[in-house]
RNA sequence: GUAGAUCGCUAAACGAUCGCUUGUCGGUAAAACGACAAGAGGAAAGUCCGGGCAGCAUAGGAUACUGACAGUCGCUAACGGCGACCGAGGGCAACCUUAGGGAAAGUGCCACAGAAACAAAACCGCCUUUUACGAGGUAAGGGUGAAAUGAGUAGGGUAAGAGCCUACAGCGUCGCAUGGUGACAUGCGGAGAAGGUAAACCCUGUCAGCUGCAAGGAGAUCGACAUUAAGGGCUAUCCGUCCGUCGGUCGACACCCGCUUGAUCUUGCGAGCAAUCACAAGGCUAGAUAGAUGAUCGUUCUCGACAAAACCCGGCUUACAGGCGGUCUACCACC
Numbered sequence: 001g002u003a004g005a006u007c008g009c010u011a012a013a014c015g016a017u018c019g020c021u022u023g024u025c026g027g028u029a030a031a032a033c034g035a036c037a038a039g040a041g042g043a044a045a046g047u048c049c050g051g052g053c054a055g056c057a058u059a060g061g062a063u064a065c066u067g068a069c070a071g072u073c074g075c076u077a078a079c080g081g082c083g084a085c086c087g088a089g090g091g092c093a094a095c096c097u098u099a100g101g102g103a104a105a106g107u108g109c110c111a112c113a114g115a116a117a118c119a120a121a122a123c124c125g126c127c128u129u130u131u132a133c134g135a136g137g138u139a140a141g142g143g144u145g146a147a148a149u150g151a152g153u154a155g156g157g158u159a160a161g162a163g164c165c166u167a168c169a170g171c172g173u174c175g176c177a178u179g180g181u182g183a184c185a186u187g188c189g190g191a192g193a194a195g196g197u198a199a200a201c202c203c204u205g206u207c208a209g210c211u212g213c214a215a216g217g218a219g220a221u222c223g224a225c226a227u228u229a230a231g232g233g234c235u236a237u238c239c240g241u242c243c244g245u246c247g248g249u250c251g252a253c254a255c256c257c258g259c260u261u262g263a264u265c266u267u268g269c270g271a272g273c274a275a276u277c278a279c280a281a282g283g284c285u286a287g288a289u290a291g292a293u294g295a296u297c298g299u300u301c302u303c304g305a306c307a308a309a310a311c312c313c314g315g316c317u318u319a320c321a322g323g324c325g326g327u328c329u330a331c332c333a334c335c
Base pairs, nucleotide, nucleotide: 001331002330003329004328005327006326007325008324009323010322012300013299014298015297016296017295018294020039021038022037023036024035025034026033041306045317046316048315049314050313051312052311053212054211055210056209060239061238062237063236066208067207068206069205070204071085072084073083074082075081086100087098088097089096090095101203102202106201107200108197109196110195118150123142124141125138126137127136128135129134152168153167154166155165156164171192173190174189175188176187177186178185179184216257217256219250220249221248222247223246224245225244231243232242233241234240264283265282266281267280268279270277271276301304
């Protein structure tokens, strides 16, 4: 220099004026009003997963169903998330991908082609026999197919063949040894040889009570009916447990609380490969409820993407113009 890998940051800048939401102060009987301060995102989005919080019962037990997940070790409040590693696949490499339990529990399925799609098999070929047709043997070779009996090469063996036998190599499996917390790796030895599919049913293991801030914060009283069992709530079912049921009237009716101080943010330092965690100091950074966060003007530039809170938080996924930076790899050139 070219090509590439990966991790981050940013999301036009400055000024003026006029508005809007919230808070504080002033002001007022209460308002109006005035001053000052603060005022969207990396995804605020999709609402997919996990939690907090709230109600249902003090939120329990069992069963099956249903759903999700599935290598190991760790992280986390938790997770179906994240990190590191192992195995498998891809790449010269940096690195990337991974739908990673079980196929000797059982069932199903394997299009077309093909004789046959998995315990039963002979289409061609080969061998034996027969005058011939045919019969028998053979899974080495050919042909079909995504896949063909599922251990390659050489030798033996045979009528011809075949792990049928032997040697070497390979495979999974079992045992032992070594290394590793572990998945696993390496080595040695034994016995072994009936395909694939679990993103088909299924089996094994783990987890899950229901409803969501329109949650929830409020009930009082009267009447009728019922009298311990009918019914109802907790709802997948059972156990268990709780509750009288229905109607009327009054009250409340969107104000106020929940609502933003929190698994919080920033900086420093330390532990760890990392996810993450500990400690110290400092900070308070939207809280609306028809819903504020805007408009106009000026200057400059590279002329500006996707998009905007609605109870909160951790993730995942998706959208995104341009700009900047760190680390690493391969090749080429030069010193």